RNA sequence: CCGUUUCUUCAAGCGCCUGGCCCCGGCUGCCGAAUCGAGAUCGGCUCGGCAGACCGGGGUGACGAGGAAGAGGGAUCAUCGAGUACUCGGCGGAUGCCCUCUCGGCCCUUCCACGGUCGUGACGGUUCGGGGCAAAAGCCACGGGCAACCGGGGUGACAGAGACCGGGCCGGAGUGGAGC
Numbered sequence: 001c002c003g004u005u006u007c008u009u010c011a012a013g014c015g016c017c018u019g020g021c022c023c024c025g026g027c028u029g030c031c032g033a034a035u036c037g038a039g040a041u042c043g044g045c046u047c048g049g050c051a052g053a054c055c056g057g058g059g060u061g062a063c064g065a066g067g068a069a070g071a072g073g074g075a076u077c078a079u080c081g082a083g084u085a086c087u088c089g090g091c092g093g094a095u096g097c098c099c100u101c102u103c104g105g106c107c108c109u110u111c112c113a114c115g116g117u118c119g120u121g122a123c124g125g126u127u128c129g130g131g132g133c134a135a136a137a138g139c140c141a142c143g144g145g146c147a148a149c150c151g152g153g154g155u156g157a158c159a160g161a162g163a164c165c166g167g168g169c170c171g172g173a174g175u176g177g178a179g180c
Stems, first nucleotide, its partner, number of pairs: 014092004019088001020060007027052007035044003063081003069102006103119005110178005123171008138155003142151003
């Protein structure tokens, strides 16, 4: 360097599921039809429909946007809209929040300590404005599955928040030491 195999990752509206809901099969019951037997209302068999505090298997269970200095801990339905869906219900997780430590920027132009504030775009809060941004859904057709449903493709429209840019207002814009 090449090839093969295995594992992990390519996830944070993310993963999972014993509830619910849905599908398939079985079983049971009821109804109907055909048919067979016996014969006057009953049994068998087949098919169909419906149902179930039953059995087995399967399916479903969040649409994107945004979000991470490192480690540990804690609390909590962790931001935003799209949509009106089970996006129900539950469990886990989670980039948000709080605390501690470490690292880093700024407040002091070099270094150190402390304090404050923030997170590499490294002052904060609030308010107004700006420009800009999505996927599902819908439609079209394809593949897989008996089915529920699943997967990918094409087409095509539409957000808000955060961040960013600009303006207003408020607060902050160190202390000490060393060095020069």
About this RNA
Predicted 3D model of a 180-nucleotide RNA (glmS glucosamine-6-phosphate activated ribozyme aptamer) from a bacterium. Its mean pLDDT, the model's own confidence on a scale to 100, is 76. Rfam family: glmS glucosamine-6-phosphate activated ribozyme aptamer. By type it is a riboswitch.